[in-house]
Molecule: Bacterial RNase P class A
Organism: Planctomycetaceae bacterium
RNA sequence: GAAGGCGGGGAGACGGCCGCACGAAUCUCGCAACGAAAUUUGUGAGGAAAGUCCGGACUCCACAGAACACGAUGGUGGGUAACGCCCACCGGUUCCGUUCCGACGGAAUCAGAGCAAGUGCAACAGAAAGUAAACCGCUGCCGCCGCGGGGGUCUCCUUUCUCCUCAUGGCUGCGGUAAGGGUGAAACGGUAAGGUAAGAGCUUACCAGCGGUUUGGGUGACCAGACCGGCUAGGCAAACCUCAUCGGGAGCAAGAUCAAACAGGGAUGACGCCAUUUCGCGGCGGUGCUGUUCGUACCGUUUUCAAUCCCGGGUCGAUCGCCAGAGGAAAACGGCAACGUUUUUCCCAGAGAAAUGGCCGUCCCCUGAUGUCAUGUCAGGGACAGAAUCCGGCUUACACCCCGCCUUUUGUU
Repeated sequence: GAAGGCGGGGAGACGGCCGCACGAAUCUCGCAACGAAAUUUGUGAGGAAAGUCCGGACUCCACAGAACACGAUGGUGGGUAACGCCCACCGGUUCCGUUCCGACGGAAUCAGAGCAAGUGCAACAGAAAGUAAACCGCUGCCGCCGCGGGGGUCUCCUUUCUCCUCAUGGCUGCGGUAAGGGUGAAACGGUAAGGUAAGAGCUUACCAGCGGUUUGGGUGACCAGACCGGCUAGGCAAACCUCAUCGGGAGCAAGAUCAAACAGGGAUGACGCCAUUUCGCGGCGGUGCUGUUCGUACCGUUUUCAAUCCCGGGUCGAUCGCCAGAGGAAAACGGCAACGUUUUUCCCAGAGAAAUGGCCGUCCCCUGAUGUCAUGUCAGGGACAGAAUCCGGCUUACACCCCGCCUUUUGUU
C1' cells in the first nucleotide's frame, strides 16, 4: 500500500441582517397579577427525535393478597433501577490460516433447558422412516427337475434302451439372516479378526457415543484423565407438551386543582331472626380489585335507595403535571470488560395546533468538465430525517468524511 471483516466519531463551519419561543435583568404603564410594551442578555430538534418492540421512573385503581388462566425468557458468571439489553467466558456449526499433523490461532453464527414422560409430523423413492423392516442377495430343510460322473441288466467291446444314485446347478414351499447391494437428505455405531449353515457386538482388540463410579483444574457452564458396563435408544419441541425462572392492571387523552353551566325522563332491582326508637347477626343483590375463582373493601336490602342500562340536556375553559435528572463533561482509582466509586465542573428545548427559522457572504466535503511550471476556473450536489411526560435498550433508514483494531498479502528498511 491492497483485500476482507469488526468497532467508534462527525452529520457541514464561521460572520452579518431580520424574525420566532422560553428564561433572567432593567425600566414604563397599571390598584394588582408568574399582566402588557420596550431594551439588554442566556438557551433553543436526533443518532436515530422514527417503529411503539422490551424494561422502568411517575400517576391512578380503598388495601392490592392467593390460585388458575394467559404471556414472556431459556448455556454459565457478571453489569444494571430493570430488561427479552450489555460484557466476559463455555459449548456446537461453518470458514480461513499455520503446523512437529498432536493440535493451535482468528473470524462469523446459534430460538444453546428436556425426545427411553406422553401425543404428533415427515412429499416422493424405498421392503421398511424408529424400540420399524426384507426388494435383490446369502444360507438351512422337505419335495421335484436334472447335463456330467458312477453302478446294475443284456456272452465281450461299442452303441442304444432302461433302472438306481445323482456333485456343481435350477424351481416351488417353509425357515434363518440384516454383514453385502439397491432406494433416499437420512436406514439401528465404525475398523479388523475370530466364529457361523449363512450372518449379526455373537465374541475379542482398538476407537466413537451413552450410562455409572471417581481424580485433577475452574465461582460455574465445562475441560482433561482413570476404572466398570456390549448399553448403542435417527430428525423435528421457531410442533403440542414437560421443567426452571419472571410478570397485578391501565396509562400523561395517566392524573391533580380551580372556575362555569345545566334538565331531566324511563326500565331492571335483593330475605329472615332478635329487637322495635336505633342498632346487631346471618343470608341475598350490586360495584371495585381492567380474564376467572377465592378472598376482601364499600354500598344497598321493598318506609325504596345503592348500582347498572336506555333516551335527552349542559360543560368541552384555566393552571399544574412539564424538565435539576437512575443528568452531562473531565480526571484519578478498581475491574479482562460491561461498568462502578471519588473529586471537580456545567444547567444544555418545554411548545400548547404546536417555536427552534429566512436571506446574504466566505470557507469545507463529494462528482464532472477545463486549464496552469505550480497555486486555479466553471457547473452540480451535500444523506436519513423534526422533540410533545421522561429515561435505559433493541430494531429499521442513512450521501459523504475521519479514526482505531484483527486476519491475509505486497513492497521497503